RNA sequence: CGGGGCGUAGCGCAGUCUGGCAGCGCGACGGUUUUGGGAACCGUAGGUCGCAAGUUCAAAUCUUGCCGUCCCGACCA
Numbered sequence: 001c002g003g004g005g006c007g008u009a010g011c012g013c014a015g016u017c018u019g020g021c022a023g024c025g026c027g028a029c030g031g032u033u034u035u036g037g038g039a040a041c042c043g044u045a046g047g048u049c050g051c052a053a054g055u056u057c058a059a060a061u062c063u064u065g066c067c068g069u070c071c072c073g074a075c076c077a
Stems, first nucleotide, its partner, number of pairs: 001073007010026004020057001028044006050066005
């Protein structure tokens, strides 16, 4: 330098193809049960969907550019 994958809640991920309420598990917090811990059950909070622009009535999803990260290749040594 070229090609490709990935970026979504604190962590691990789904959802994207085929646009239409942003979800799951773990974790956190509260409650009940328990002498307490642990555990079970019930509930609550937590998101600029990497950034910006475009298309659209409507974008996590489509298009373009950029950033980060990983892999492959080329180049240099």